Molecule: Glycine riboswitch aptamer
Organism: uncultured Alphaproteobacteria bacterium
RNA sequence: AUAUAAAAAACGGGAGAGUCUAUUUAAAUUAGCGCCGAAGGAGCAACGACCCGGAAACUCUCAGGCAAAAGGACCGUAAUUAAUAU
Numbered sequence: 001a002u003a004u005a006a007a008a009a010a011c012g013g014g015a016g017a018g019u020c021u022a023u024u025u026a027a028a029u030u031a032g033c034g035c036c037g038a039a040g041g042a043g044c045a046a047c048g049a050c051c052c053g054g055a056a057a058c059u060c061u062c063a064g065g066c067a068a069a070a071g072g073a074c075c076g077u078a079a080u081u082a083a084u085a086u
Stems, first nucleotide, its partner, number of pairs: 001086004006081002010077004018033001020032003034066003040062001041060003047053002
């Protein structure tokens, strides 16, 4: 110097579902009914050395969410950090 791969941050994109009802009902809390899955979490197949381990954008909905805002898996961008190879 180049390449690989990983981590967190920055910038950009980023879905779904009631601006539901009630105590003053704008918001928030609380209570009630109805929903969503792409923060997080949990569960499982094939397979294996079968106690057990073992994946997800699948399933569940504990948590979170259901106007906007915030958040948001994932994707892209250029750099940075330790590592590996040449």